This is a predicted structure of a 71-nucleotide RNA (transfer RNA) from Candidatus Vidania fulgoroideorum. Its mean pLDDT, the model's own confidence on a scale to 100, is 82. Lineage of the source: Bacteria > Pseudomonadati > Pseudomonadota > Betaproteobacteria > Candidatus Vidania.

RNA sequence: GCGAAUAUAGCUUAAUGGAAAAGUGAAAGAUUUCCAAUCUUUUGAUGAAGGUUCAAUUCCUUCUAUUCGCU
Numbered sequence: 001g002c003g004a005a006u007a008u009a010g011c012u013u014a015a016u017g018g019a020a021a022a023g024u025g026a027a028a029g030a031u032u033u034c035c036a037a038u039c040u041u042u043u044g045a046u047g048a049a050g051g052u053u054c055a056a057u058u059c060c061u062u063c064u065a066u067u068c069g070c071u
Base pairs, nucleotide, nucleotide: 001070002069003068004067005066006065007064010024011023012022013021018054025043026042027041028040029039030038047063048062049061050060051059
């Protein structure tokens, strides 16, 4: 330099155009003599910028970061 893949909550993963889900984590409460475990509630996310569309995590383009391959 060229090509490919990935980017979603603090972390690990879903969602193949129609109101972004779960596990774990964090906070509060219940229970307990205390802790642990259990139960309830709350909390929090689509890498950035554009385009297509009535509607984009999803389709297209560019950029950024990471990984892999070729030279």